[in-house]
Context: one part of a larger RNA
RNA sequence: UUGGGUUUAAAGGGUGCGCAGGCGGCGCGUUAAGUCAGCGGUGAAAUCUCCCGGCUCAACCGGGGAACUGCCAUUGAUACUGGCGUGCUAGAGUACGGACGGCGCCGGCGGAAUGUGUCAUGUAGCUGUGAAAUGCUUAGAUAUGCCACAGAACACCGAUCGCGAAGGCAGCUGGCGAGGCCGGUACUGACGCUCAGGCACGAAAGCGUGGGGAUCAAACAGGAUUAGAUACCCUGGUAGUCCACGCAGUAAACGAUGAUAACUUGUUGUCGGCGAUAGAGUGUCGGUGACAAAGCGAAAGCGAUAAGUUAUCCACCUGGGGAGUACGAUCGCAAGGCUGAAACUC
Numbered sequence: 001u002u003g004g005g006u007u008u009a010a011a012g013g014g015u016g017c018g019c020a021g022g023c024g025g026c027g028c029g030u031u032a033a034g035u036c037a038g039c040g041g042u043g044a045a046a047u048c049u050c051c052c053g054g055c056u057c058a059a060c061c062g063g064g065g066a067a068c069u070g071c072c073a074u075u076g077a078u079a080c081u082g083g084c085g086u087g088c089u090a091g092a093g094u095a096c097g098g099a100c101g102g103c104g105c106c107g108g109c110g111g112a113a114u115g116u117g118u119c120a121u122g123u124a125g126c127u128g129u130g131a132a133a134u135g136c137u138u139a140g141a142u143a144u145g146c147c148a149c150a151g152a153a154c155a156c157c158g159a160u161c162g163c164g165a166a167g168g169c170a171g172c173u174g175g176c177g178a179g180g181c182c183g184g185u186a187c188u189g190a191c192g193c194u195c196a197g198g199c200a201c202g203a204a205a206g207c208g209u210g211g212g213g214a215u216c217a218a219a220c221a222g223g224a225u226u227a228g229a230u231a232c233c234c235u236g237g238u239a240g241u242c243c244a245c246g247c248a249g250u251a252a253a254c255g256a257u258g259a260u261a262a263c264u265u266g267u268u269g270u271c272g273g274c275g276a277u278a279g280a281g282u283g284u285c286g287g288u289g290a291c292a293a294a295g296c297g298a299a300a301g302c303g304a305u306a307a308g309u310u311a312u313c314c315a316c317c318u319g320g321g322g323a324g325u326a327c328g329a330u331c332g333c334a335a336g337g338c339u340g341a342a343a344c345u346c
Stems, first nucleotide, its partner, number of pairs: 004317003007300002012314001014201004021194003025088007033081002035077004040072003049065006091191001092188004096183003100179001103177007110154001114150004119145003125136002162169002206247006216240001220236004258313006265292010295302002319346003328339001330337002
């Protein structure tokens, strides 16, 4: 509970695809379901309402009218909505051409760094900190050099940049796949928008099986600090971090801003096209930024990438705590996810 809201006050679903549903471009014809008008029937009484009347008034009662906003039938109207038919090209899509990207998947290769190992050089320290100690080291460490192996991540370029629906994506290269953008013709002819359920994707951590294990590092151990120090600092260090397959399905999954379409005054940067070139000046389409007009806003601010002005559809909000808890249902191997209260209290 409404003629209200959802960037930051409660509130946009993590993202996409999409059935049902809701909504839907321009023209002609037809129909007459919605819609509108006329007429007929019905809509009991009481009640409500208006007028008149009866109890001394009123409540109460009686009479009459209106009303009962509805339903059914019928006759018409045809602008709008719907149905049917037919046509159109401005929405949407297909084909063709062009360039673009760190978009995805699979494989190959590369150098730096790190760690480890053998050998060599070399000798007493190294490491670490606020200072230390634990730790490592004469069984030769640290440092230096050659060689070898391993795993993981890709400095500079690099951006206020690009791509992707979101999560996210960065060494080089081959293959496979996808995408939006631009261009002018051709083609289809409203094929569209949104989307409850549903399906798919979904960082990190986590789980299962098998591999891998360099670095870093929850847990853990030790050393410090401290009144204590189950921490911050230091030395180590296991899961994990990596790969394959399967599960999980969450996040400050953020632009804290749902999707689509239209309209609205300027300046400036940049990325991909097109166009025009004369060194100008003026463009155009699609992205990505900054600053302002109007307008909006509680303000901060937003301002053609709107939080402005409108339309359609979906999601969500309704005081704080209790509580994203309990119970039930459902999903999961588990962890837990999802749905989601109340008592009580302020």